[in-house]
RNA sequence: CGAGUCGGUCAGGCGAUCGCUCCGGCGCCGCUUUCGGGUGGCGCGGGGGAGGAAAGUCCGGGCUCCGCAGGGCAGAGUGCCAGGUAACGCCUGGGGGGCGCAAGCCUACGGAAAGUGCAGCAGAGAGUAGACCGCCCAAAAGCGGGGUCAGACCCCGUUUGAGUGCCGAUCGUGGCUGGGUAAGGGUGAAACGGUGCGGUAAGAGCGCACCGCGCGGCUGGUAACAGGCGUGGCGAUGGUAAACCCCACUCGGAGCAAGACCAAAUAGGAAUCCACUGGCUGUGGCCCGCAGCGGAUUCGGGUAGGUCGCUACAGGCAGGUGGUGACACCUGUCGCAGAUGAAUGAUCGUCCACGACAGAACCCGGCUUACCGACCGACUCUUCUU
RNA sequence: GGCUCGGUGGCAGAGUGGUCAUGUAGUGGACUGCAACUCCGCGUACGCCGGUUCGAUUCCGGCCCGAGCCUCCA
Repeated sequence: CGAGUCGGUCAGGCGAUCGCUCCGGCGCCGCUUUCGGGUGGCGCGGGGGAGGAAAGUCCGGGCUCCGCAGGGCAGAGUGCCAGGUAACGCCUGGGGGGCGCAAGCCUACGGAAAGUGCAGCAGAGAGUAGACCGCCCAAAAGCGGGGUCAGACCCCGUUUGAGUGCCGAUCGUGGCUGGGUAAGGGUGAAACGGUGCGGUAAGAGCGCACCGCGCGGCUGGUAACAGGCGUGGCGAUGGUAAACCCCACUCGGAGCAAGACCAAAUAGGAAUCCACUGGCUGUGGCCCGCAGCGGAUUCGGGUAGGUCGCUACAGGCAGGUGGUGACACCUGUCGCAGAUGAAUGAUCGUCCACGACAGAACCCGGCUUACCGACCGACUCUUCUU
Repeated sequence: GGCUCGGUGGCAGAGUGGUCAUGUAGUGGACUGCAACUCCGCGUACGCCGGUUCGAUUCCGGCCCGAGCCUCCA
């Protein structure tokens, strides 16, 4: 120089003018007063005013109401280990597995030796499997009898041996049949440990070595797990649990249109259905417990104004201490949107790298998704050059 | 703002791990003098992107789109 990995910051800048919204200050005037003040109008001047995702609403919590937030069943969620946290399905560190030369990245990763289910097509066989092709059933020895003068040799019977008969043809073996065999071929996503040697009629954990797997100690580690030793031939135990299920842990419901208060208005109607205490309601699917007592749906009627909730907190920034880290603690400092038809904009000038995705609505912690680019820091690697 | 459902040919509408029914519309043919009716046939249909599985419309996760409900008084 090139290629790449991880983490972080910013999100057009500057100036002028005119607006919008919220909150203080000062002055004048009016109303009211329990003389502290409250409230309204006008004027002057000051300060704050979208985001890293404000988004999706996918998780978790605060807050509020449901009498308590009680028990059981059902249901939902999470799922290697340890820690962080208000909590989490988030984060940090570690382990196992996968990818990359590496920095590093990804990982729904408990249990299939408790049970049930599923596996189309293809294939011989698909779950306590299976013989379609292929391979093998070979060779030999002993004993007795006969042929022969006798021996070699030939024939017959019989025994050993895991184990065959028939037909054709002919000494090469072919066909049918009966068996053996899971090494090889072939099917499939998957065929009942893998490789090699021995062994065998051919084969086979049948035997052995290594690898894998199960079981039991040991050592290290908080643990997940790792290492090593012994042991079991492994058809005891294939896959699938984002199939039912089992195990462990967590979970009451609803949501700021929650909810509280003031004011105004109506004077309370109609229809249908269920039930009448073994019932119904009390915001959850059922039962128990507790409390109260008729309830549900639809139509119709009235008011559609205001205040609180509302932003000061698991808050930001800086420094220090502890910790590998997430994070915790201490000190200092800052005050940083709060609307309710709903504000954050417009015009002009100027500069350049020509400006992406996108707009708060009770508030936080995460995740996910969208996004023109610019800058900073840490780190890795091939080749070449010095 | 909050909550709850849904997405399968042009339209309607079943299915739920193993080639996605059916009706209707369209279109080709038969029938007819020509049509209608009827009969026979036809087509890039599971919103998109990932994952689990041998295999996904279905199971799981994330996006996109659409629909519905939620103020107060009695």
Predicted 3D model of RNase P RNA and transfer RNA as a complex of 460 nucleotides. Model confidence (mean pLDDT): 77 of 100.